[in-house]
RNA sequence: UUUGAUAAAGCCACACCCGUCGCGAGGCGGGGUCGGAAAACCACGGGUCUCCGGGUUUAAUCGAGAUAGCCGGGUUGCCAUAG
Numbered sequence: 001u002u003u004g005a006u007a008a009a010g011c012c013a014c015a016c017c018c019g020u021c022g023c024g025a026g027g028c029g030g031g032g033u034c035g036g037a038a039a040a041c042c043a044c045g046g047g048u049c050u051c052c053g054g055g056u057u058u059a060a061u062c063g064a065g066a067u068a069g070c071c072g073g074g075u076u077g078c079c080a081u082a083g
Stems, first nucleotide, its partner, number of pairs: 001082001003080002011036002016031006034069001040075003044072003047067005053062002
């Protein structure tokens, strides 16, 4: 540097339940184990979603947010594998 399965050392943890924070999308802790080879980190681009606000007949839209387990991109990295 290549590749990523059924192997292997370990790792993470969807739905759901409990607690807690938040208006909310959701976050965090515990249980759980659908799955993951970056399901580690970064909201940079697109998507989706939320809202106490501006705007509006309703909206569009602006603003503020959520999502990295939606996709792309960036940074770093375990094991195995081939060179």
A computed fold for an 83-nucleotide RNA from Hydrogenophilales bacterium 28-61-23, annotated as c-di-GMP-I-GGC riboswitch aptamer. Of the family's consensus pairs, 91% are formed in the model. It was read from a public genome assembly, where an Rfam model found it. Model confidence (mean pLDDT): 81 of 100.